[in-house]
RNA sequence: UUCUUAUCAAGAGUGGCAGAGGGACUGGCCCUAUGACGCCCGGCAACCAUCUAAUUCUUUAGAGGGUGCUAAAUCCUACAAACAAUAAAGUGUUUGAUAGAUAAGAG
Numbered sequence: 001u002u003c004u005u006a007u008c009a010a011g012a013g014u015g016g017c018a019g020a021g022g023g024a025c026u027g028g029c030c031c032u033a034u035g036a037c038g039c040c041c042g043g044c045a046a047c048c049a050u051c052u053a054a055u056u057c058u059u060u061a062g063a064g065g066g067u068g069c070u071a072a073a074u075c076c077u078a079c080a081a082a083c084a085a086u087a088a089a090g091u092g093u094u095u096g097a098u099a100g101a102u103a104a105g106a107g
Base pairs, nucleotide, nucleotide: 001107002106003105004104005103006102007101008100013041015040016039017038021031022030023029027076028075042070043069044068046067047066048065050063051062052061053060054059074099079096080095081094082093083092084091
C1' cells in the first nucleotide's frame, strides 16, 4: 500500500510541555489565547493473542501485553430508494450504498 471480514448512537483529566489554527474530504455547523491541534503522563475498553480460574463444553471472568481510542452519533451532510406532508421545488424520517476510522488475516 491492496483485498477480505467485523465494528463504529456507550466510555475516557480541573494534569504537564508548547503555541495556532483544528474537526479526513464537499457544504454546513462547531472547538479554539478561558490555550484548540500535537506530545508526555493519566484514563477508557473495540479487536487480537498469551496466562490463570471456573466450566454452562467452548463459553464466562480476571491479569498484564500488541495496537487503538480519549468534543459534539463516523458532529450532520454528499449518492440512491421508500414513506410523510406540500400546488411544485424545497423539507423531515427510515433504509441501503459510497467514503472514512479501527482491529485481525492474506498478498
This is a predicted structure of a 107-nucleotide RNA (SAM riboswitch aptamer (S box leader)) from Virgibacillus halotolerans. Of the family's consensus pairs, 97% are formed in the model. The source organism's lineage runs through Bacteria, Bacillati, Bacilli, Caryophanales and Virgibacillus. The sequence was found by an Rfam model in a public genome assembly.